[in-house]
RNA sequence: CACAUGCAAGUCGAACGAACUCUUCGGAGUUAGUGGCGCACGGGUGAGUAACGCGUGGGAACAUACCUUUUGGUGGGGGAUAACGUUUGGAAACGAACGCUAAUACCGCAUACGCCCUACGGGGGAAAGAUUUAUCGCCAAAAGAUUGGCCCGCGUCUGAUUAGCUAGUUGGUGAGGUAAUGGCUCACCAAGGCAUCGAUCAGUAGCUGGUUUGAGAGAAUGACCAGCCACACUGGGACUGAGACACGGCCCAGACUCCUACGGGAGGCAGCAGUGGGGAAUAUUGGACAAUGGGCGCAAGCCUGAUCCAGCCAUGCCGCGUGAGUGAUGAAGGCCUUAGGGUUGUAAAGCUCUUUCGCACGCGACGAUGAUGACGGUAGCGUGAGAAGAAGCCCCGGCUAACUUCGUGCCAGCAGCCGCGGUAAUACGAAGGGGGCAAGCGUUGUUCGGAAUUACUGGGCGUAAAGCGCACGCAGGCGGUUGUUCUAGUUAGAAGUGAAAGCCCCGGGCUCAACCUGGGAACUGCUUUUAAUACUGGACAGCUAGAAUUAUGGAGAGGGUAACGGAAUUCCGAGUGUAGAGGUGAAAUUCGUAGAUAUUCGGAAGAACACCAGCGGCGAAGGCGGUUACCUGGCCAUUUAUUGACGCUCAUGUGCGAAAGCGUGGGGAGCAAACAGGAUUAGAUACCCUGGUAGUCCACGCUGUAAACGAUGAUUGCUCGAUGUUGGGGUGUACACACCUCAGUGUCUAAGCUAACGCGAUAAGCAAUCCGCCUGGGGAGUACGGUCGCAAGAUUAAAACUCAAAGGAAUUGACGGGGGCCCGCACAAGCGGUGGAGCAUGUGGUUUAAUUCGAAGCAACGCGCAGAACCUUACCAGCCCUUGACAUGGAUACUAUGGGAAGCAGAGAUGUUUUCCUUCACUUCGGGUGGGUAUCACACAGGUGCUGCAUGGCUGUCGUCAGCUCGUGUCGUGAGAUGUUGGGUUAAGUCCCGCAACGAGCGCAACCCUCAUCAUCAGUUGCCAUCAUUAAGUUGGGCACUCUGAUGAAACUGCCGGUGACAAGCCGGAGGAAGGUGGGGAUGACGUCAAGUCCUCAUGGCCCUUACGGGCUGGGCUACACACGUGCUACAAUGGUGGUGACAAUGGGACGCCAGUCCGCGAGGACGAGCAAAUCUCAAAAAGCCAUCUCAGUUCGGAUUGUACUCUGCAACUCGAGUACAUGAAGUUGGAAUCGCUAGUAAUCGUGGAUCAGCAUGCCACGGUGAAUACGUUCCCGGGCCUUGUACACACCGCCCGUCACACCAUGGGAGUUGGUUUUACCCGAAGCCGGUGAGCUAACCGCAAGGAGGCAGCCGACCACGGUAAGGUCAGUGACUGGGGUGAAGUCGUAACAAGGUAGCCG
Repeated sequence: CACAUGCAAGUCGAACGAACUCUUCGGAGUUAGUGGCGCACGGGUGAGUAACGCGUGGGAACAUACCUUUUGGUGGGGGAUAACGUUUGGAAACGAACGCUAAUACCGCAUACGCCCUACGGGGGAAAGAUUUAUCGCCAAAAGAUUGGCCCGCGUCUGAUUAGCUAGUUGGUGAGGUAAUGGCUCACCAAGGCAUCGAUCAGUAGCUGGUUUGAGAGAAUGACCAGCCACACUGGGACUGAGACACGGCCCAGACUCCUACGGGAGGCAGCAGUGGGGAAUAUUGGACAAUGGGCGCAAGCCUGAUCCAGCCAUGCCGCGUGAGUGAUGAAGGCCUUAGGGUUGUAAAGCUCUUUCGCACGCGACGAUGAUGACGGUAGCGUGAGAAGAAGCCCCGGCUAACUUCGUGCCAGCAGCCGCGGUAAUACGAAGGGGGCAAGCGUUGUUCGGAAUUACUGGGCGUAAAGCGCACGCAGGCGGUUGUUCUAGUUAGAAGUGAAAGCCCCGGGCUCAACCUGGGAACUGCUUUUAAUACUGGACAGCUAGAAUUAUGGAGAGGGUAACGGAAUUCCGAGUGUAGAGGUGAAAUUCGUAGAUAUUCGGAAGAACACCAGCGGCGAAGGCGGUUACCUGGCCAUUUAUUGACGCUCAUGUGCGAAAGCGUGGGGAGCAAACAGGAUUAGAUACCCUGGUAGUCCACGCUGUAAACGAUGAUUGCUCGAUGUUGGGGUGUACACACCUCAGUGUCUAAGCUAACGCGAUAAGCAAUCCGCCUGGGGAGUACGGUCGCAAGAUUAAAACUCAAAGGAAUUGACGGGGGCCCGCACAAGCGGUGGAGCAUGUGGUUUAAUUCGAAGCAACGCGCAGAACCUUACCAGCCCUUGACAUGGAUACUAUGGGAAGCAGAGAUGUUUUCCUUCACUUCGGGUGGGUAUCACACAGGUGCUGCAUGGCUGUCGUCAGCUCGUGUCGUGAGAUGUUGGGUUAAGUCCCGCAACGAGCGCAACCCUCAUCAUCAGUUGCCAUCAUUAAGUUGGGCACUCUGAUGAAACUGCCGGUGACAAGCCGGAGGAAGGUGGGGAUGACGUCAAGUCCUCAUGGCCCUUACGGGCUGGGCUACACACGUGCUACAAUGGUGGUGACAAUGGGACGCCAGUCCGCGAGGACGAGCAAAUCUCAAAAAGCCAUCUCAGUUCGGAUUGUACUCUGCAACUCGAGUACAUGAAGUUGGAAUCGCUAGUAAUCGUGGAUCAGCAUGCCACGGUGAAUACGUUCCCGGGCCUUGUACACACCGCCCGUCACACCAUGGGAGUUGGUUUUACCCGAAGCCGGUGAGCUAACCGCAAGGAGGCAGCCGACCACGGUAAGGUCAGUGACUGGGGUGAAGUCGUAACAAGGUAGCCG
């Protein structure tokens, strides 16, 4: 939403006739019909209704069956009709005709105190009987009770993108109508009525007592229960009746369903059950009238899906149970584990008890005052058995009580918000454990709360959202002071009402509770009345402090009109004059030999008014600036006089309102959107340049906006000070000046306020009044609609959708193509290189079976590698091993002291066999433990496999930069600040001074090592002045010197002068070996880079386990088109070659360094002394000096290649070093660019060492020779401190904007199209009431009769539902196409904003 089926309203024979049944013949009973009463209650639902519908409190012009009380009456007649009978139509529903009959049915007549009407004369109107004779009825009237109708005050949702609505509309008179008032209806008259205190329209909605929530005020809501209203398939209508316009009545129209013989009929569950559909979702086609009520009846009684009960549903509330005690070996199992244990856990089992609920059996109510019990064999009681039949759901990252393991690996998934998940997830899934609640638990939805987040109680508006651009001003709101009066507001008392239920309090009843019940309180409200009169208000009368007027003065770019002025720009004319001018970062376009720019004179035109000029003045704001005149507004001061609250604010309204823009007409010098050209650029529709039109100017009209800003509405009062300035006044001194005061305009500041910043008598303080505005960001100040406008557009102003933020102020950092100060081989000044060549070496790339791996800007690249032929070695190929090359543990077997003798093998060392004696260490003296080898089985070994983004350790880097922090105190709401900043100074946060700070720590410095001077001690292997001696410090001697190496001294701005602040310090000087850190080294703060390393080592996790482990052989790491880094050697004369033979230091040496002699051209070889080294040795130092070469691809350069060798080594093919001879490439000083170095430094020269069998141009160290330059801090790079801006905080390698392309989403426009709703006009006009007619029909009454009165059908008219036509309004759905918007891990183009964002940004 539509409904099958059953039931939900009947009853009365004591109103009536009749029929039938039974009969004991006395009668009794049943019933269709007539008649009476009831059916308007009870029950259901919430569609409509924004309304006197509801709530509350009042009112007058009414009705009221049954009930109660009172008064009076109840006489006498008449005509019909159903039932019934006959005939008949129809499928049915239902009828039709004729005939008979009764009444408490119907109709006259009589009577009527009271009743009704009246013109006050009068007129009108009743009744019913039944019967067992006691009652029940009937009629009229009055009164009551009850119920209902009507009227009024107040209250009762949202929208103004609904502002005007209304013709029966508002009122009057008269009439009609009603139970009754009334435009309720009609005729006439008047033109009213409602509305910004929200009419009308649109949307939504039954209202209330109450319910939920809340501290309350409120907000939301109107299930159950109770009161009222409305409705009964949809719309209209009346009839009957006391009461209806009637849920289970009637008529009509419509839709739908059903029956049909197609002609016609029937129906209305929003009653109780129930069915179908829809839906996330809601029950039995039950019992009984026993109780409480209702209807009828005299009653018995009948009816009652009202009601009382039962059934279903954990839907809610309440109560109860699922056991109690004991029980440690802390069982088993599970889970975790640091492998010990812990936990589940007294939990279980076991033992001892109990029996509520449930089960079985028996008894068995109250509800019922006499009878009657659906519930119901129910509640309850008794007996019995037995722990027996009875526990789940959610959660465990924070909020929020509760934690571990495994699995998964940005997957699967979770999620209320924040957010989890990318290989160690307390956040996913599982398990164990834990927490919460419990016959429930969790989710979802809704409402209130928290939310002071719509703020009445109880918020805000400088910068967070928010003050209208400014003023005037009607309504409205608020309003100085005194008195009188009224009492409207206000306050107090009383009365009425505020239904019951509910909430609350005190009691009572179910074992308790929920629940039920008695009483009370409350119901904050409304009405009436009495009293009070302070305050507010009304009326009246006053006052002068507010306000206004007057008087005397004053300042001013206040406004308007007209006139005048000079400087400058541009243009025009003329003169002088000549080649450029102009412009820029640099240029070019442009102008100029047709004479520019420059300069002089004259002229024209338009616009703007230098200096004065000042956080000075004026104005409401916008705004106003040369001078003069006229007109004109406002303000200030002082002080007489006057009015007497005349005031403040202000929705709607009205006016003013920069710039730009628009219209018409002028004007146009300069400037200048658009536009053109030149530049810049990757591009440059820009910034820069050259031109240039609208416009800018004037007049008139429009527009009405700005970051129209003090981002601060207007007015009034009150509340410390200091200081500057403008205008005026007063007092003192009478000149500067000081003090007081009014009105402005600034700065600093107290209290106070503020989130902070800040404001602070010019408030953002303390108060008062009024207005405007705000309520997360985006969408959007947009769409639609309205208003305004010529247009541009302005104004008013949403929603869908989307996000979890957007925003303010301040803090710490970081950053800036911000600023200041300072430092550094950072630049500059210099010297020498790299980049070009050849080679060496490392890297990339490529190649390869493999070319092992790592390192990647500085801070990877002669790095790990202090040395790859094998080994190393991790890589590749092939072959081989599997408890393993290595460690620990078990079992078994063998073996493990020292010595003698003999044999065998061997050159020997030594090995092996046999034999004899003896028996290692510790010891608890029993035995056990301890070593090695082999075999077996298992635990395990092993991994240069992965993860340096799981880690330790170590290291690099900023940076040897001067910083980084803490305690206490103080300041700040806080983050934080102070200290650490400031003035000086330093290499330094080094030191001094100052200071709300005072101290301290890690860093700096110093302490340590070394070099430079001296002293003392010591004197061999060192040294030799003096004395001897030798070839020779060779030897004696000596330890003075050198040297060695141990201990000391010395340097501290200590002294002097200057400077500085009487400081720290700086400058200069003296002395001194050394002077201001004397040179060098070691030493590296808090931290940064997820920097590097799992391939040094260690280590979590993962992975391999006859292999990703182990061994061997060979290969590879050595490849080679190419690119880069770091070096060596050069390009030569400051050199090459030859000769000569002066001067070091550090170091190394036994599987070693090797003197010397000999051999070899040489690398080297042979022999061989010395030396574990101040003794011996490597070992020759080289640059130097002399000679020669004479500028050339050379007597430069040495690559490459050939031949022959040497050495090391198991082995030099891939793949070592060296030698000799021969060969003799590139290269003639190196583009852009780039590196190192400030003194014993750069440059240059050689020497040694580690690694190492051998192999260095690399690395580490040593000494020799030994410069140049630094004006200085503008610039590049890095760093430190202070400050500033910030939209950055992964911190500029940041952030971030817009178009375009793609996907999705909602939305606007849209030719139209579909529907709802509503208005106006007209047409149609069912049923029905009303009015008219009524020639047809007609019992009662009148009449002797004819006929009449009255009535009915029919017809006509008015009204009117549905329906139709036409034109509108409004709201939805849909629509090709189209507009913007939003969202979306890695799209395109640029780079607009944030820093001075690289052209400051922003508003119109």
This is a predicted structure of a 1404-nucleotide RNA (small-subunit ribosomal RNA) from an uncultured Alphaproteobacteria bacterium.
Its mean pLDDT, the model's own confidence on a scale to 100, is 85.
The RNAcentral record of the sequence draws on ENA, Greengenes and SILVA.